[in-house]
The prediction has a mean pLDDT of 81. The part of an RNA shown here (small-subunit ribosomal RNA, 5' domain) has 542 nucleotides and comes from an uncultured prokaryote. The full RNA is in RNAcentral, with records from ENA.

Context: one part of a larger RNA
RNA sequence: GACGAACGCUGGCGGCGUGCUUAACACAUGCAAGUCGAGGGAGGCCGGACCUUCGGGUCCGAGUCGACCGGCGGACGGGUGAGUAACACGUGACUAACCUACCUUCGGGAGGGGGACAACCUGGGGAAACCCGGGCUAAUACCGCAUAAUGCGCCUUGAUCAUCGGAUCGGGGCAUGAAAGAGGGCCUCUACUUGUAAGCUCUCGCCCGAAGAGGAGGUCGCGGCGUAUCAGCUAGUUGGUGAGGUAAUGGCUCACCAAGGCUACGACGCAUAGCGGGUCUGAGAGGACGAUCCGCCACAUUGGGACUGAGAUACGGCCCAGACUCCUACGGGAGGCAGCAGUGGGGAAUUUUGCUCAAUGUGCGAAAGCCUGACGCAGCGACGCCGCGUGUGGGAGGAAGCUUUUCGGAGUGUAAACCACUGUCAGGGGGGAAGAACAUCGACUGUGCAAAUAGUGCUAUCGACUGACGGUACCCUCAAAGGAAGCACCGGCUAACUCCGUGCCAGCAGCCGCGGUAAUACGGAGGGUGCAAGCGUUGUUC
Numbered sequence: 001g002a003c004g005a006a007c008g009c010u011g012g013c014g015g016c017g018u019g020c021u022u023a024a025c026a027c028a029u030g031c032a033a034g035u036c037g038a039g040g041g042a043g044g045c046c047g048g049a050c051c052u053u054c055g056g057g058u059c060c061g062a063g064u065c066g067a068c069c070g071g072c073g074g075a076c077g078g079g080u081g082a083g084u085a086a087c088a089c090g091u092g093a094c095u096a097a098c099c100u101a102c103c104u105u106c107g108g109g110a111g112g113g114g115g116a117c118a119a120c121c122u123g124g125g126g127a128a129a130c131c132c133g134g135g136c137u138a139a140u141a142c143c144g145c146a147u148a149a150u151g152c153g154c155c156u157u158g159a160u161c162a163u164c165g166g167a168u169c170g171g172g173g174c175a176u177g178a179a180a181g182a183g184g185g186c187c188u189c190u191a192c193u194u195g196u197a198a199g200c201u202c203u204c205g206c207c208c209g210a211a212g213a214g215g216a217g218g219u220c221g222c223g224g225c226g227u228a229u230c231a232g233c234u235a236g237u238u239g240g241u242g243a244g245g246u247a248a249u250g251g252c253u254c255a256c257c258a259a260g261g262c263u264a265c266g267a268c269g270c271a272u273a274g275c276g277g278g279u280c281u282g283a284g285a286g287g288a289c290g291a292u293c294c295g296c297c298a299c300a301u302u303g304g305g306a307c308u309g310a311g312a313u314a315c316g317g318c319c320c321a322g323a324c325u326c327c328u329a330c331g332g333g334a335g336g337c338a339g340c341a342g343u344g345g346g347g348a349a350u351u352u353u354g355c356u357c358a359a360u361g362u363g364c365g366a367a368a369g370c371c372u373g374a375c376g377c378a379g380c381g382a383c384g385c386c387g388c389g390u391g392u393g394g395g396a397g398g399a400a401g402c403u404u405u406u407c408g409g410a411g412u413g414u415a416a417a418c419c420a421c422u423g424u425c426a427g428g429g430g431g432g433a434a435g436a437a438c439a440u441c442g443a444c445u446g447u448g449c450a451a452a453u454a455g456u457g458c459u460a461u462c463g464a465c466u467g468a469c470g471g472u473a474c475c476c477u478c479a480a481a482g483g484a485a486g487c488a489c490c491g492g493c494u495a496a497c498u499c500c501g502u503g504c505c506a507g508c509a510g511c512c513g514c515g516g517u518a519a520u521a522c523g524g525a526g527g528g529u530g531c532a533a534g535c536g537u538u539g540u541u542c
Base pairs, nucleotide, nucleotide: 001541002540003539005538006537007536008535009534012388013387014386015385016384017383018381019380020346025344026343027342029341030340031339034072035071036070039069040068043065044064045063046061047060048059049058050057051056079299080298081297089223090222091221092220093219094218095217099215100214103212104211105210106209107208108207109206111145113143114142120135121134122133123132124131125130151176153174154173155172156171157170158169159168160167161166181204182203183202184201185200186199190197191196192195226270227269232262233261234260237259238258239257240256241255242254243253244252274296275295276294277293278289279288280287281286301322302321303320304319305318324335325334326333327332352378354377355376360374361372363370364369391421392420393419394418401412402411403410404409425483427478428477429476430475431474435469440464441463442462443461446458447457448456449455486531487530488529489528490527491512492511493510497526498525499524500523501522507514508513
């Protein structure tokens, strides 16, 4: 000098930050991931129309609700640092050994069929969690068939590259092999011809292929720690052949074969530890650290496993085992805060069971919108940094009090009183933001598609709507010096001295050292010095 600090005394205000460093200990309660009815069928409620045996039934709806099938998202965002000395991280290369949903661009295509399963109805079992059987049904759910290549596999052939295994771009042949519809509008074409559709058209979606962007996987060089009171380590071990597996290389796995591989330039072992950008210090070199913020990694009660998927350490998914907690009708079940709050415990020590999706960002949706403890805000803590205030000017006969004294005086001290002002902050009253622009809706401009003055996509301009914070910031005004100063130190280092008490006692102390009867070193007082809403102490580090 610094700090995520703690402790003691003290404490007026604001802004911006920051806040379990310990038990990766255990957790009550609430919330933290949903969304789409413009994918689907059935149902409840509400409203309307019709029928009615007055019990109700049928049909309709940009209406509404929660389940079910289906799609996308739950692999992001948020937390923690236990493990890890490792290609985990950083940096630089390589991948001719790889994958990639959504998004963007380009080229094609979407023909014709089938069988189910939930929901629902029904029967049964169970205390519950939930489970079993029978029957019905739809789809952008599932499955064949057709068609297609520049895809993939095999054969053949040419050019250019290449790490000489192959890669890219072409030609020919064989085989394999895809799809799904929804919504709006219209009558130009087709069908019946009233008008509506399976017709046309627009938008979104679907399938195949190529490329891009962004994101992952893999390999390698180099770099960063303590210990030799750890000197030898290693059998899938090191390599080869073949096979399996993977998106992909590879002992990744397996069979066989060989006997290798690493090590004093520190293998192996043990201990410690997430890594980096950075932070602190320092003139620098260096040293120490890795809170908050950003990037990467690892983990999600402990250990193991796979499934789904473009993608999985799958925190708020599944299965098994262990420990623990809870429910139980004792047969069996349920759970996982290292998400945000909050509780107990541990500890010197670390906050509210708050508000809002207004902004930013994410998921879903055509959109309206819904969800969002991310985020934005508010609350608590002098925990830190910064700013402001606690008044300003005058005022000597130098009051009183207190301290001291050589008893003359001296100090506190312009300090106070007193006079004249000012009005920051706090208090009362009034006004009152920016953060809001998108999206959407309504006008209107241009333009694409289209038969179209329907419609729809894109677009310039104008208007309307939307604020948690918050009646906050800020401004005006009212009254009033009024409500706002402490802490440590004063022997030397080190700025600051006297008196009293005590008498090697009580005590002080960072080092030197003080104290045994005049202690500037202990305790009190007066005075002084230094910082100041803080001041000291302790701890750690440079």